[in-house]
RNA sequence: UAGAAUAUUUAGCAAACUUAUCGAAAGGUAAGGACGCAAAGCUUUAGGGUCUAAGUAAUUUAUUAUAUGACAGCCAGUUGCAAAA
Numbered sequence: 001u002a003g004a005a006u007a008u009u010u011a012g013c014a015a016a017c018u019u020a021u022c023g024a025a026a027g028g029u030a031a032g033g034a035c036g037c038a039a040a041g042c043u044u045u046a047g048g049g050u051c052u053a054a055g056u057a058a059u060u061u062a063u064u065a066u067a068u069g070a071c072a073g074c075c076a077g078u079u080g081c082a083a084a085a
Stems, first nucleotide, its partner, number of pairs: 012037002017032006035073001041078003047075002049071003055066004
């Protein structure tokens, strides 16, 4: 650029992994990267659940318990976009 097929737009976020960095860890932040997501927007002593265990306590010295730490892309609460009826 041309053709065919399909049907909704405009957009948005960004898993795993890699690099750097913070943290005891879980995990977070930034860049790259896309597995996916109609809320994968926002919100954690409003609620449930899950993860970690520095510190603390107990004890068979290595375990156990514990959140004031973390996860909202686990439910949840709450606020939104488009179309149709």